[in-house]
């Protein structure tokens, strides 16, 4: 980062599975992506099983990641091509 070339990834929906959930894995499928490759390091967002608070006790509710999101932003690491 181009009306280039070779390619790559794969949103949502749906199906099957795991999980308390967020979400993840596989299949289908393409919304898009020049890092939509990897990484949870900083920020942010999501969920709340266990736990704590509330209550006579529960329920409801609130708090809270040790859970999750890299296709939220940034940092770190790796990477195809080569016009202006």
């Nucleotide at each position: 980062g181009a009306u280039a070339a070779a390619g790559g990834c794969a949103a949502a929906c749906c199906c099957g599975g795991c999980g308390a959930a967020a979400g993840c894995c596989g299949g289908c499928g393409a919304c898009g992506c020049a890092a939509a490759g990897c990484u949870a390091u900083g920020g942010g967002u999501c969920u709340a099983c266990u736990g704590c608070u509330c209550c006579a006790a529960a329920a409801c509710a609130g708090c809270a990641a040790c859970g999750a999101c890299c296709g939220c932003c940034a940092g770190g690491c790796c990477a195809c091509c080569g016009a202006a």